The prediction has a mean pLDDT of 84. Large-subunit ribosomal RNA, domain II from Gehongia tenuis, 689 nucleotides, folded computationally. It matches the Rfam family "Bacterial large subunit ribosomal RNA". Gene Ontology terms of the family: structural constituent of ribosome and ribosome. The full RNA is in RNAcentral, with records from ENA.
Context: one part of a larger RNA
RNA sequence: ACCGGCGAGUUACAGUAUGCAGCGAGGUUAAGGACUGAAGGUCUGGAGCCGAAGGGAAACCGAGUCUGAACAGGGCGAAAUGAGUUGCAUGCCGUAGACCCGAAACCAGGUGACCUAUCCAUGAGCAGGUUGAAGUGGGAGUAAAAUUCCAUGGAGGACCGAACCACACGUCUGUUAAAAAAGGCGGGGAUGACUUGUGGAUAGCGGAGAAAUUCCAAUCGAACUUGGAGAUAGCUGGUUCUCCUCGAAAUAGCUUUAGGGCUAGCCUCAGGGGAUGACAUAUGGAGGUAGAGCACUGAAUGGGCUAGGGGGCCUCACAGCUUACCGAACCUUAUCAAACUUCGAAUGCCAUAAUGUUGGACCCUGGGAGUCAGACUACGGGAGAUAAGUUUCGUGGUCAAAAGGGAAACAGCCCAGACCAACAGCUAAGGUCCCAAAGUGCAGGUUAAGUGGAAAAGGAUGUGGGAUUGCACAGACAACCAGGAUGUUGGCUUAGAAGCAGCCACGCAUUCAAAGAGUGCGUAAUAGCUCACUGGUCGAGUGAUCCUGCGCCGAAAAUGUAACGGGGCUAAACCUGCCACCGAAGCUUUGGAAUCCGUACGGAAGUAUGGGUUGGUAGAGGAGCAUUGUAUACGGGUAGAAGCAUGACCGGGAGGACAUGUGGACUGUAUAGAAGAGAGAAUGCCGGU
Numbered sequence: 001a002c003c004g005g006c007g008a009g010u011u012a013c014a015g016u017a018u019g020c021a022g023c024g025a026g027g028u029u030a031a032g033g034a035c036u037g038a039a040g041g042u043c044u045g046g047a048g049c050c051g052a053a054g055g056g057a058a059a060c061c062g063a064g065u066c067u068g069a070a071c072a073g074g075g076c077g078a079a080a081u082g083a084g085u086u087g088c089a090u091g092c093c094g095u096a097g098a099c100c101c102g103a104a105a106c107c108a109g110g111u112g113a114c115c116u117a118u119c120c121a122u123g124a125g126c127a128g129g130u131u132g133a134a135g136u137g138g139g140a141g142u143a144a145a146a147u148u149c150c151a152u153g154g155a156g157g158a159c160c161g162a163a164c165c166a167c168a169c170g171u172c173u174g175u176u177a178a179a180a181a182a183g184g185c186g187g188g189g190a191u192g193a194c195u196u197g198u199g200g201a202u203a204g205c206g207g208a209g210a211a212a213u214u215c216c217a218a219u220c221g222a223a224c225u226u227g228g229a230g231a232u233a234g235c236u237g238g239u240u241c242u243c244c245u246c247g248a249a250a251u252a253g254c255u256u257u258a259g260g261g262c263u264a265g266c267c268u269c270a271g272g273g274g275a276u277g278a279c280a281u282a283u284g285g286a287g288g289u290a291g292a293g294c295a296c297u298g299a300a301u302g303g304g305c306u307a308g309g310g311g312g313c314c315u316c317a318c319a320g321c322u323u324a325c326c327g328a329a330c331c332u333u334a335u336c337a338a339a340c341u342u343c344g345a346a347u348g349c350c351a352u353a354a355u356g357u358u359g360g361a362c363c364c365u366g367g368g369a370g371u372c373a374g375a376c377u378a379c380g381g382g383a384g385a386u387a388a389g390u391u392u393c394g395u396g397g398u399c400a401a402a403a404g405g406g407a408a409a410c411a412g413c414c415c416a417g418a419c420c421a422a423c424a425g426c427u428a429a430g431g432u433c434c435c436a437a438a439g440u441g442c443a444g445g446u447u448a449a450g451u452g453g454a455a456a457a458g459g460a461u462g463u464g465g466g467a468u469u470g471c472a473c474a475g476a477c478a479a480c481c482a483g484g485a486u487g488u489u490g491g492c493u494u495a496g497a498a499g500c501a502g503c504c505a506c507g508c509a510u511u512c513a514a515a516g517a518g519u520g521c522g523u524a525a526u527a528g529c530u531c532a533c534u535g536g537u538c539g540a541g542u543g544a545u546c547c548u549g550c551g552c553c554g555a556a557a558a559u560g561u562a563a564c565g566g567g568g569c570u571a572a573a574c575c576u577g578c579c580a581c582c583g584a585a586g587c588u589u590u591g592g593a594a595u596c597c598g599u600a601c602g603g604a605a606g607u608a609u610g611g612g613u614u615g616g617u618a619g620a621g622g623a624g625c626a627u628u629g630u631a632u633a634c635g636g637g638u639a640g641a642a643g644c645a646u647g648a649c650c651g652g653g654a655g656g657a658c659a660u661g662u663g664g665a666c667u668g669u670a671u672a673g674a675a676g677a678g679a680g681a682a683u684g685c686c687g688g689u
Stems, first nucleotide, its partner, number of pairs: 001689006011096003015092009026050003032044004036039001054061002064076004099238002102235001106228006117202009126192001128160003131156001135152006164189002167187001169186005204220001206216003213222001241624006251264005265371002267368007277358005282352004291343001292341002297337003302332003308326002310323004374399010404415003419592004424588003430582003433567003439579001441578006452569001458553002462550010479537005485510003490504003516531001520529002593614009625678001627675002630672007643662005649656002
């Protein structure tokens, strides 16, 4: 890992609701007892319990009672009348382990120091080599000492190094190991705080500890074992057959509450009510949002006028004059506001009656729930950065609990809600060149960028459409030829300043077809080139501005083209219009099933017929299948039971027959009734392979 078996809402006693049954203003026995045919049988037993009367805290009173001074009022009752109770079954709840498995822990009693820590008693062990302390002897030396030399001596948590410690510093191997800590090669201690045998001591709220939360039998921030014990687990996991009907919630309030609960909301079932529901239209209402506005409250722009303040002049002071300073109020101009409003919608909300549409409409009582982590999307807001696949509200949608078609793929987007079957048809969204079903469809435009098939400020004689306007056959625009002068080098400034460093100006006047006291280049300054302006050549359009369609640049990213799904496309792109077609589990057609409502028949069950419905998680309700005992009835079986194997049969399903083979002794059907009653999941348990 697979296969097989086992494996989870039970039982007892209370309560409550529903169903069925008995009796009924009553219902019912419990323990005990008796009897027999021993079955949890029959009879007895009325103690007790519930109901038939309530009110009051109670005494108590009683169809009333309590409060109260009350013959007052009020509260709870009675009255019209009125149903209970016992048993069984089922749903749920309570108390019990209470659907099953699962802690870490807590407490009590014991068992452990054969491992290990320390201690006690008594024993044992340490090759070999080295060093050479004190002391002692002798010599030298001294007055004597000190001192010194040579011997001797043999000290030391001394040195080197085996056994020993198995001590553990490094590294390699090992790492489902040879080993739940080892092996190899090196390393450390090795007469000592050394190592070790045997016996003994210390025990868990404890012991021991050269001290590390270290050790106390591979277990230690409190050993192990048995018990309390099925501790508790608002937590995780698991919870076993089928079909049918309906079908949620992820919200509010409260919560030592926030991943848990309780009540309400939303679902379901039963009983009752019977037009009360929803939507549309119409009418009548309340309102202060969007917008707008500035009359209020505030914010805020320029100007005017002006009280006041500052500066200046003046004055001994008072006063006065003045100001390109600041500036309330007022006037005017242009603005802003969730907590501003002289105004003010659309929607929405409330009500009314009528009409229409609609429905598992709505309301009441009771049984049973689940839900309290929501997600994205569109719109209206708050928070944030007018960030987030962010967060928090409101309204709708979808997902959740929804399959199908489209969006390449893609819970939340678009279309559309799957009862079953069909090799029938029509459509939706979206599509129709090929992959790939359907137009290489039609008409008219646009784009040249592969734009389409990602992006901004900004930039540009890209190109289409529209509008306004200037010049132009008395010749425009562009190009070419010619002119572009004089006073004058204007004045000032300056070293110089001559159109062209700078300043000033009446931006002058003259000659002209025209020519600025000068548009740019240039010079030290002149010079020079050029422009404006004019004439000629040429011969028909040429400039400017605004609005708008589609394009261009701006445009750099990490594995690999990779920003159309691909091929590929200049239409197979974009805009406008039109006609076809494809396209889903939508709709239609044909056949069938279930369910609800109506009608007819029927005592009912049901049958026929018409119409509607039949996605579904949590969950509620209904109907069944299978397994094992029991009772009753009826069967089958050595002429072959159960079990096993195979098979194209039947049923809507769980499932059920039949045949053949195998097997070799039991077993079925119907109706009741009882459960150790259904396995794929629990890192499930046991076995096999």